Description:
Predicted 3D model of a 74-nucleotide RNA (transfer RNA) from uncultured Ruminococcus sp. Its Rfam family is "tRNA". Rfam links the family to the GO term triplet codon-amino acid adaptor activity. The family's RNA type in Rfam is transfer RNA. The prediction has a mean pLDDT of 81. It was read from a public genome assembly.

């Protein structure tokens, strides 16, 4: 430098053949249960979907440019 893959909640990831209100688990708070703790059962909180722009009636999803992180090659 060139191909290539990936970036979505605090962490780990799912959605990526375009349209539902953007999930899960695990953590974090709150409750119930218990003598008290775990464990077990409810429930809330948390998201510029990496960033910019484009296409579209409509983008996390598609296109293009940029940041970062990984491979492989030189």
């Nucleotide at each position: 430098g060139u191909u290539u893959c990936c970036g979505u909640a605090g962490c780990u990831c799912a959605g990526c053949a375009g349209g539902a209100u953007a999930g899960a688990g695990c953590g974090a708070c709150c409750g119930c249960c218990u003598c008290c703790u775990a464990a077990g059962c409810g429930g809330u909180a948390g998201g510029u979907c990496a960033g910019c722009g484009g296409u579209u009636c409509g983008a996390a999803u598609c296109c293009g440019c940029u940041c970062g992180g990984g491979a492989a090659c030189g």